[in-house]
Context: one part of a larger RNA
């Protein structure tokens, strides 16, 4: 000198764009953050309609709307947070072969016949609650059996075949018939099954690179390799039995410390050094430790089970919970925001759709935290007013500065109009940006420094005191170095100080 996710002191007018717990991966009140589908399915409640019965209280049936859970499907593995752990194929880069991939896409073929349950519901129980037991009824794109099975998988034989094994689900729309339940025919924009390909996403392996310590020198028993077996989507000592005795290390093994990695950021002429906030990619974690289940995908932040610590409820038998999601609270700290608005846009989930959900996101709020822009007025004005300060008492200086006179109106405040963002509809932002009108110099300047380094000097006070100080050093009676004042210098809505990096 430059830089900062900064903090502190003094000061503070406006706007745009960014950024905002670096500390306790400390503990969390409250609300919200993942649902959706009635075009898979059967019910309960409520409302009103039609029809039948009626003892005039009402009851039965049908279809409609709405709502509630339940069965079922897809999603919940994305998105969002954090950096604890990790020195590792974790990351970066370049390769590789023994793999999987829901939704999407291309192609080929299929979608037949049956069956029994379980919720909801009803009945009876247990429990303070959380919840739960028994019995009974029932639907399906839930579940099961059978059929078909080119393809696909396995085996044999061998290149031509043979044997064995595995599928599926319907809904909707239209037409005809029927009182109706429904039956039949047709449809493709919805689905379902099998197989192959694509795309996307992922799992795995390898070369190279990736901090400090030798006051850490030896480390290793599934250890290194082989064979058989198991396991996995898949290779593999991944696991297991047996066999062999290997494997790593001074080119630093092992151990200890520190640390998420990268694109990048800061600095620097560069080489390099330091760092890894925001944004983007990858990884890891979700109270702590362990485990599997479901699933195309998890060993699963707002799922389950076990153990532990902690908090809460309890009728003491037993239960409930996990903000490193968004806001917010306490605590820690020098220090870091609103318990806001909207799904209008972008994107995501579900749905044929209408649409619903979305603290992702888009906006608004707070903070000079940063960067950038603008303003706090312009011109004129000397008898150089008054006042202040200094003085050799002549004067000098503050100083064209003020006043006065002449102008202007950015920002602001007031009134009016009023968007783009939205291809036709839909705007949270927002009566915002922006435009127009009139008002009035009106509402808007501070901070540090002035001994040398270093730009800027005098007076008074103080008297090695009080104090200053980045280094050198100032202060003991004329201090340009302390404190005040006048003046000056430098920056300016900031200026200084501290910390840190180059």
């Nucleotide at each position: 000198g430059a830089a900062c996710g900064a903090a502190c002191g003094c000061u503070g007018g406006c706007g745009g764009c960014g950024c905002g717990c670096u500390u306790a991966a400390c503990a969390c009140a409250u609300g919200c953050a993942a649902g959706u589908c009635g075009a898979a399915c059967g019910g309960g409640g409520c409302g009103g309609c039609a029809u039948c019965c009626u003892u005039c209280g009402g009851g039965g049936u049908g279809g409609c709307g709405u709502u509630c859970a339940g069965u079922g499907g897809c999603g919940c593995a994305c998105g969002g947070g954090u950096g604890a752990g990790u020195a590792a194929c974790g990351c970066g880069u370049g390769g590789g072969a023994a793999c999987c991939u829901g939704c999407c896409u291309c192609a080929u073929g299929g979608u037949c016949c049956g069956g029994g349950a379980c919720a909801a519901c009803c009945g009876c129980g247990g429990g303070a609650a959380a919840c739960u037991g028994c019995g009974g009824c029932u639907a399906a794109u839930a579940c099961c059996g059978g059929a078909u099975g080119a393809u696909c998988c396995c085996c044999c034989c061998u290149c031509g075949g043979g044997g064995g094994g595995c599928a599926a689900a319907g809904a909707c729309c239209c037409g005809u018939c029927g009182c109706g339940a429904g039956a039949c025919g047709g449809g493709g924009a919805c689905g379902c099954c099998a197989u192959g390909g694509g795309a996307u996403g992922g799992g795995c392996c390898c070369g190279c690179g990736u901090c400090c310590g030798a006051u850490u020198a030896g480390c290793u028993g599934g250890u290194u390799g082989g064979u058989g077996g198991g396991g996995u989507a898949a290779c593999g000592g991944c696991c297991u039995a047996c066999c062999a005795a290997g494997g790593c290390u001074g080119c630093g093994a092992u151990c200890g410390g520190u640390a998420g990695c990268u694109g990048g950021u800061c600095u620097g002429a560069g080489a390099g050094g330091a760092c890894g906030a925001u944004c983007a990619g990858c990884c890891a974690c979700a109270c702590u430790g362990g485990g599997a289940c479901u699933g195309a995908g998890a060993c699963a932040c707002g799922g389950c089970c076990c153990a532990g610590a902690c908090u809460c409820c309890u009728a003491c038998g037993g239960g409930a919970g996990g903000c490193a999601g968004c806001a917010g609270u306490g605590g820690g700290g020098a220090a870091u925001c609103u318990u806001g608005g909207a799904c209008a846009a972008u994107g995501g989930g579900c749905g044929c759709a209408a649409g619903c959900c979305u603290g992702a996101u888009c906006c608004a709020g707070c903070g000079a935290c940063g960067c950038c822009g603008c303003g706090u007025g312009g011109g004129u004005g000397a008898u150089g007013a008054a006042g202040g300060c200094c003085u050799u008492c002549g004067g000098g200086u503050u100083g064209u500065a003020a006043a006065g006179c002449c102008c202007u109106u950015u920002c602001g405040a007031c009134g009016g109009g009023g968007a783009c963002g939205a291809u036709g509809a839909u705007g949270a932002c927002g009566g915002u940006a922006c435009c127009c009108g009139g008002c009035g110099a009106a509402g808007a300047a501070g901070c540090a420094c002035c001994g040398g380094c270093u730009a800027a000097c005098u007076c008074c006070g103080u008297g090695c005191c009080a104090g200053c100080a980045g280094c050198c050093g100032c202060g003991g009676u004329a201090a340009g170095a302390c404190g005040g004042a006048g003046g000056g210098u430098g920056c300016u809505a900031g200026c200084g100080u501290u910390g840190u990096u180059c």

Model confidence (mean pLDDT): 87 of 100. Predicted 3D model of a 502-nucleotide part of an RNA (small-subunit ribosomal RNA, 5' domain) from a soil metagenome. Rfam family: Bacterial small subunit ribosomal RNA. RNAcentral holds the full RNA, with entries from SILVA.